[in-house]
């Protein structure tokens, strides 16, 4: 000077924050699921150091020995057989050489190599020194020497035992086997001098005599070689010793007797209690001794940025171990993996007497386990053992075999190629997508299959290559043989479709799945990786989630219940030594491989080589001396004494003193007294209560009194006395850093509680009794024992609290108090100002916010204590205290994905303030009792269709079920259909109407019958066939649209910029007033809008204008006396158009405001009085049975059609509403006065006839015309006179009208008779504030008929409102909240 550091999901209705739990990364000696071409380098029993069959891994020298054997060759011997004979013949013996094998004896090697990790918490390992305390065959170097004896023993004889292993006897016999003796350059011992070095003991070099100690030979013609002995020095391996590192537990705190040290003597290569004997008590520990549990340890390996954690295959060092436990011997070296003894377990052989064995070597069985390969070539090479050597062995090694176990590399085509083919998926049926992908066409040959050539891996010369006829070249030859896993709701890249229906099932969190599942299966389509690809385990990151780098403790999990003080940590001003820490050069080491950098070889990576760099480390030494340490003499500012003062409910002891409660005495006195929400229990006539006197007793100190004082914390309050502690202030006389913290350990500590002995009024745990109460082991009430007081032990804990540790130094201010001093002005004082505690408000800083802020939660510094997700748990066990009660010290196994802190907007409250509303209250009238009428629920039924469920279902949907309506039951009937569209074929009709039959009913026959034409057909219609479809008041209002209720005609709902908070939100909108109003003014970090409120819209009250028919009639006229008529529009009244009401005037209040109050003019006055309109939302509110609709479901039915029936049932219960019970009435009789509205499939006058419901004829009116049409309470006259009535009308009987096809179930209505309940209604509850309630009639709509119901009309017309405590429902603001599915909430404990 460069690189190098990522985060997300999940607590909540949001929001910050704490704080855990989870994902994404990498990496394996891995295993499991699905696939699976092909090479190359590596890898491979983590499990039972569990047991092994078999085979093979350690032998080798004959140039150390004597023997044996075998070949050849030489000598010798000289049989048999032939031959007369010579002889031939060569058989057996024997001697010799050479060759050659090799049981023994002997040398060198089996102490490496190769495997395991059991044990080991050790100088085991690691690092770095030491050995003046040592050894080192074999190798190099250096010097000397190798001379001359002895005796023996295996093999092999021969003789025995034994079943084998084997073993004894006796005899011979060599050798580089094994003893002496010479020699001594040298070693090496004792003695005894000198020189010299060194950190102690010591070491080295030497002059002196003395004494002990060596050897072997062997090849070879020789020459020389190969050996032998002694020494020195080196080299390599060994051993010992030592600093420093090197894992949990303190619920392991004491351990230790050869332990620790000496003397001495012995042992060893060598030091040493390594062993022994004596003598001495030592030694290790809190810086963790002992003790338990785990583990080889290391260079490396992984993973982080790094610091760090984790791990100890593979390869490399060390160690340790070889069936398990001892034990030695040989040797240079071993207490020996393939040696030896002993003991023990297991196995195996056995003639039962007795023997044999050790795979944690290769490989390979079995066994264990989720899991780990071939009973392979070859010694060619790299190494080792022997041997001169040739060579011989070697399961080290070096190829091969098996495993995708794991890294890398290659392949499975590659270019063109739209009719966007066919199939698949979807779909809004147009299309869209697989998709240039295929198919065709044209290439090309890695892998691949044939066939041919054919390596290095060994420096020359001969000979030698398992691997391997392998790599690799070379021709040919065809796309031909080569792709699958896993995901696809967020985290995290990728969606659809069907099935399914909280089932199957998914799942790493968070969570999917109850009929529309992008989260389950299954397809298509896409994402990703690719020979892999997912799952598990298991580390490390991410977790700043144990924080060295790099956290906290007020409330989130954390400050000891306080003081004192050991150990330890840390520590004021100046100097000067020293140099242990620090800092810098040097040198040594920090094997090699790994790791990183630059190269280079395998065509390229993986991989392997070569170079360098690092390896932060330790050791040694030279320097520097600011800090820190240390030493020395110092210093006053930190700390302390002295001296002078005042202040205090600090501490102990002892004494006094008044008010109170209680009791006891005595006195006056009578009947209640006490207590409560209201009572009772208790007390009282045996005299309480009260009320006075007089005593007892024992407890506690009213006023003062105060975020006032003191104390370290707990805590301390009557006055006096008597001892005593500590702060404070001013002085600066001494002392000279004596400081602060403080593990442990000591003291002291509320109140309860425990001991022992006292006291013992009130009070009062337990306890009893009495209320409350659904029960009340309780709150209330009446009693009452421990206790509470004192004394002297014990406990040792409290929310022991400022939820805040101690101590020092700094950093803006104000104002209050409490205890001193000073300076001034001056004397009630008062101004300023300085220490000491207490307080409160606030800046900047800090905090997650709330807050905190010189009494800091700030800015730093020491020192201590505590935490590390909830719960299990401050619980069990072990320890320690304690009489006991208990206290201290403190887990785990399971379990959740959270638990919690702060703040913020709702909801909520038997929380507060304010305020409105027939909300309560005042008041009038009803409901609830009776009959009856309607709707519901329930019974019932073949059905009694369905639907509405608190308010906000119940005279509701229905503005009107005999059939119809109807959807419900029963029975019959039709099946492309009652209804729509489309295709074919026949007919010319169909309908309607008559007529004939027939049924319970829908029907069957007949009669009658088309339009248009270019004549070809066309259209229309029925009928009949196909299938596409129809049709469904079947299901789901919790899949939907649209309508509708509801709070609530309440004053609210929100936005944009802008401030103000991290944030979620907040402000505005809150506040003072005021309204009916978030209505308007004022004010204010808000300024402004929006939907809402008003208002614009209608009706109605009142005037003017315009116009007057079918309305009106004042004034004029006729008149049949009826606005009937001419005529008129003045009035009333209709249409249609304006005026008027705005707090505009006046006073008062009020803030000079909105705005209130009263007032005046006006028909009307503060919104005149009605109606329409209904903000953002809430209730999965209500309707799938008005409509439509998505998905499900029916299809000779859940669809059509038809008759009957039901929807109208009836022990009961509830809503709602009519008659009514009477005299304010009942009924007679005769008069009076309305408004809105109907009307042709209609409303109907007159007239006549019926007691009357209505009939019979019929005029007018599509209506300001004519009919409905009488209005009724009223008001006048008459009766009835308080009775179940002349009240009431229910229910039956009779006998009729009307509508209709039909009134039996099932209609309304007349008439005449009958004449029940009922005499004003319990608890409880509704409704109404004026033209309003009460109350009286009147009309429409639905409708053929069928209101007591439902919308409207007008007529008569009240009382009441102090006022808002109280109930109910709403708005505002606040304040609590563990609640948000929002109090119909969370939420505990029992039980199942």
């Nucleotide at each position: 000077c460069c690189c190098u550091u990522a985060g997300a999901g999940u607590u909540u209705g949001a929001u910050c924050c704490u704080g855990g739990c989870u994902c994404a990364g990498g990496a394996c000696g891995a295993a499991c699921g699905c696939u699976g071409g092909c090479g190359g380098c590596g890898u491979g029993c983590c499990u039972a150091a569990c047991a092994c069959a078999u085979g093979c891994a350690a032998g080798u020298c004959g140039a150390g020995c004597g023997g044996a054997g075998a070949c050849a060759c030489a000598g010798u011997u000289g049989a048999a057989a032939c031959g007369c004979a010579a002889g031939u013949g060569g058989a057996u013996g024997u001697u010799g050489u050479g060759u050659u094998u090799u049981a023994g004896c002997g040398g060198c090697g089996g102490a490496c190599g190769g495997g395991u990790g059991a044990g080991u918490a050790a100088c085991g390992c690691g690092u770095g020194a030491g050995c003046a305390a040592c050894c080192u065959u074999u190798c190099c170097u250096u010097u000397a020497c190798u001379g001359g004896g002895g005796g023996a023993u295996a093999a092999c004889a021969c003789a025995g035992c034994g079943a084998a292993a084997g073993u004894u006897g006796u005899a011979c016999u060599a050798a580089u086997a094994c003893c002496g003796c010479a020699u001594a350059a040298g070693a090496c011992c004792a003695c005894a001098g000198a020189g010299u070095c060194a950190c102690a003991u010591g070491g080295c070099u030497u002059a002196g005599g003395g004494g002990u100690c060596a050897a072997a030979g062997g090849a070879g013609c020789a020459a020389u070689c190969c050996g032998g002995u002694a020494u020195a020095a080196g080299a390599u391996g060994a051993g010992c010793u030592c600093g420093c590192g090197u894992c949990c537990u303190a619920u392991u705190a004491g351990a230790u007797a050869g332990u620790u040290g000496g003397u001495g003597a012995g042992g060893u290569a060598a030091c040493g209690g390594c062993c022994c004997a004596c003598c001495a008590a030592g030694u290790c520990u809190a810086c963790g001794a002992u003790a338990g549990g785990u583990a080889g340890c290391c260079g490396a390996c992984c993973u982080g940025a790094g610091a760090g954690g984790g791990u100890g295959a593979u390869c490399g060092g060390c160690c340790a171990c070889a069936c398990u436990g001892g034990a030695a011997c040989u040797g240079a070296g071993a207490c020996a993996c393939g040696g030896u003894c002993c003991a023990g377990a297991c196995u195996c052989c056995u003639a039962c007497g007795g023997g044999a064995g050790g795979c944690a070597g290769c490989a390979g069985u079995g066994g264990g386990g989720a899991a780990u390969a071939u009973u392979g070539g070859g010694c060619a090479a790299u190494g080792g053992g022997c041997g001169a050597a040739a060579g011989c062995c070697u399961g080290a090694c070096c190829c091969a075999g098996c495993a995708a176990c794991g890294c890398c590399g290659c392949g499975u085509g590659a270019g063109g190629g739209a009719a966007g083919a066919a199939g698949g998926u979807u779909c809004u049926c147009g299309g869209a997508u697989u998709g240039u992908a295929a198919a065709c066409c044209u290439c090309u040959g890695u892998c691949c299959u044939a066939a041919g050539a054919g390596a290095a891996a060994a420096g020359g010369g001969g000979a030698a290559g398992a691997u391997g006829g392998u790599a690799u070249c070379u021709u040919a030859g065809g796309a031909g043989g080569a792709a699958g896993c896993c995901c696809c709701g967020g985290c995290u890249a990728a969606a659809u479709a069907c099935g399914u229906g909280c089932c199957a099932g998914c799942a790493g969190c968070c969570g999917c799945g109850g009929u529309a599942a992008u989260a389950c299966g299954u397809a298509u389509g896409g994402a990703g990786c690719a020979a892999g690809c997912g799952u598990u385990a298991u580390c490390c990151g991410g977790a700043u989630u144990u924080a060295c780098u790099g956290g906290g403790u007020g409330u989130a999990a954390a400050g000891g219940g306080a003081g004192c003080g050991u150990a330890g940590a840390c520590g004021g001003u100046a100097a000067a030594g020293c140099a242990a820490g620090u800092c810098u050069g040097a040198a040594g080491u920090g094997a090699a491989a790994u790791c990183c950098c630059g190269g280079g070889g395998c065509u390229c990576a993986a991989c392997c080589c070569c170079g360098g760099a690092a390896c932060u480390g330790c050791u040694u030494u030279g320097g520097a001396a600011a800090c820190u340490g240390u030493u020395u003499a110092a210093c006053u500012a930190g700390a302390g004494u002295g001296c002078a003062g005042g202040a205090g409910a600090g501490g102990u002891a002892a004494g006094c003193g008044g008010a109170a409660u209680u009791c006891c005495u005595a006195g006056u006195g009578u009947a209640g007294c006490g207590g409560u929400g209201a009572a009772a229990u208790g007390c009282g006539u045996a005299g309480a209560u009260a009320u006075u006197a007089g005593g007892a007793g024992g407890a506690a100190c009213a006023c003062c009194a105060g975020u006032g004082g003191c104390g370290a914390a707990g805590g301390c309050g009557g006055c006096u006395u008597a001892c005593u502690g500590g702060a404070c202030u001013g002085u600066a006389a001494c002392u000279g850093a004596c400081g602060u913290u403080g593990a442990g350990g000591c003291u002291c500590g509320a109140a309860a509680g425990c001991g022992u002995g006292g006291g013992g009024a009130g009070c009062a745990a337990a306890c009893a009794g009495g209320a409350u109460u659904a029960g009340a082991u309780a709150c209330c009430c009446u009693g009452g024992u421990a206790g509470u007081c004192c004394a002297c032990g014990c406990u040792g804990u409290a929310a022991a609290c400022g939820a805040u540790g101690a101590u020092u130094a700094c950093u803006a201010g104000g104002u209050g108090u409490u205890g001193g001093g000073g300076a001034c002005c001056a004397u009630a004082g008062g101004u300023c100002u300085u220490c000491g505690g207490u307080g409160c408000c606030g800046c900047a800083g800090c905090a997650a916010a709330c807050g905190c802020a010189a009494u800091a939660a700030g800015u730093a510094a020491u020192c201590c204590a505590c935490c590390u997700g909830g719960g299990g748990a401050g619980u069990a066990c072990g320890u320690u205290c304690g009489c006991a009660a208990g206290a201290a010290u403190g887990a785990a196994a399971c379990u959740c994905a959270a638990a919690g802190g702060a703040a913020u907007u709702g909801a909520c409250g038997g929380g507060g303030a304010c305020c409105c509303g027939c909300a309560c209250a005042a008041g009038c009238g009803g409901u609830g009792g009776a009959g009856c009428a309607u709707g519901u629920g329930g019974u019932u039924u073949a059905a009694u269709u369905c639907g509405a469920a608190g308010c906000a279902a119940c005279g509701c949907g229905a503005a009107g079920a005999a059939c119809c309506u109807u959807a419900c039951c029963a029975a019959a009937u039709c099946u492309u259909g009652a209804c729509a569209u489309c295709c074919c074929a026949a007919u010319g009709a169909c309908a309607a109407a008559c007529u004939a039959u027939g049924u319970a009913a829908u029907g069957u026959a007949g009669u009658c019958u088309u339009u248009c034409u270019u004549c070809g057909g066309a259209a229309c219609a029925u009928u009949g066939g196909u299938g596409a479809c129809a049709g469904g008041u079947g299901g789901u209002g919790c899949a939907u649209g649209g309508u509708u209720g509801u709070c609530g005609u309440c004053a609210g709902c929100u936005c944009g910029u802008g401030u103000c908070g991290u944030g979620a939100g907040a402000u505005g909108u809150u506040g003072g007033g005021u309204u009916a109003a978030g209505u308007c003014c004022c004010g204010c970090a808000a300024c402004g809008a929006g939907c809402g409120c008003a208002a614009c819209c209608c009706c109605u009250a009142u005037c003017c204008u315009u116009a007057g028919u079918a309305g009106c009639c004042a004034g004029c006229g006729g008149u049949c006396a009826g606005g009937c008529c001419g005529g008129g529009c003045a009035c009333u009244c209709u249409g249609g158009g304006g005026a008027g009401a705005c707090u505009g005037c006046c006073a008062g209040g009020g803030a000079u405001a909105a705005c209130c109050u009263g007032g005046a003019g006006g028909a009307a006055g503060g919104u005149g009085g009605g109606g329409a309109u209904g903000a953002c939302g809430u209730c999965a509110a209500a309707u799938c049975a008005u409509c439509a609709u998505g998905c499900c479901c029916c299809u000779u039915a859940u669809g059509a059609u038809u008759u009957g029936g039901g929807c109208u049932a009836c022990a009961c219960a509830c809503g709602u509403g009519c008659u009514a019970c009477a005299a304010u009435g009942g009924c007679g009789u005769a008069a009076a006065c309305a408004a809105a509205g109907a009307g042709a499939a209609g409303c109907a006058a007159c007239u006549c006839c019926g007691u009357g419901a209505g009939g019979a004829c019929a005029a007018g009116c599509a209506a300001a015309u004519c009919u409905c049409a009488a209005a009724a309470a009223u008001a006048a006259c008459g009766u009835c006179u308080c009775a179940g009535u002349u009240c009431g009308g229910a229910u039956u009987g009779u006998a009729g009208u009307c509508u209709g096809c039909a009134a039996c179930u099932c209609g309304a209505c007349u008439a005449c008779a009958u004449g029940a309940a009922g005499c004003u209604g319990g608890a409880a509850u509704c409704g109404c504030u004026a033209g309003u309630a009460a109350u009286c009639g009147c009309g429409a709509a639905u409708c053929a008929g069928a209101a007591u119901g439902u919308c409207g009309c007008g007529g008569u017309g009240a009382a009441u409102a102090c006022g808002u405590u109280c109930c109910c429902g709403g708005g505002u603001c606040u304040u609590g909240c563990a609640c948000a599915c929002a109090c119909c909430g969370c939420c505990c404990g029992u039980c199942a």
Molecule: small-subunit ribosomal RNA
Organism: uncultured bacterium